[in-house]
């Protein structure tokens, strides 16, 4: 790359460089010379990958739902909506559910 499983509910920003974009795509719709993207530096978020405990049940071992600890790999540290199918009288708008794209981790290849 590709491919399968989960997860997309919260959380958590400073400084220095840089000099017009940024929020994956498209539509909105916001942010942004009171300094964008990107780079460093520090610092912080939290349990995917570690490790203990672990109700029911299946069960000797083990292990699931939860829950506790660690920051060593990784990731994050501005906030959304719609995109496509279905249901609700169902054309719109509205709710709700699901996909699907995407990002992120683990095994595998």
């Nucleotide at each position: 790359g590709a491919u399968u499983u989960a997860u997309a509910c919260a959380g958590a920003a400073a400084g220095g460089g840089g000099g017009a974009g940024a929020g994956a795509c498209a539509g909105g719709c916001u942010c942004g010379a009171c300094g964008a993207a990107c780079c460093c530096u520090u610092a912080g978020c939290a349990a995917c990958u570690u490790u203990c405990c672990g109700a029911a049940c299946g069960a000797u071992c083990c292990g699931u739902a939860g829950g506790a600890a660690u920051a060593a790999g990784u990731g994050c540290u501005a906030a959304c909506c719609u995109g496509c199918c279905u249901a609700a009288a169902a054309a719109a708008a509205u709710u709700a559910g699901g996909a699907a794209c995407u990002a992120u981790a683990a095994a595998u290849u």

Background:
The RNA shown here (SAM riboswitch aptamer (S box leader)) has 109 nucleotides and comes from Larkinella knui. The organism belongs to Larkinella, within Bacteria.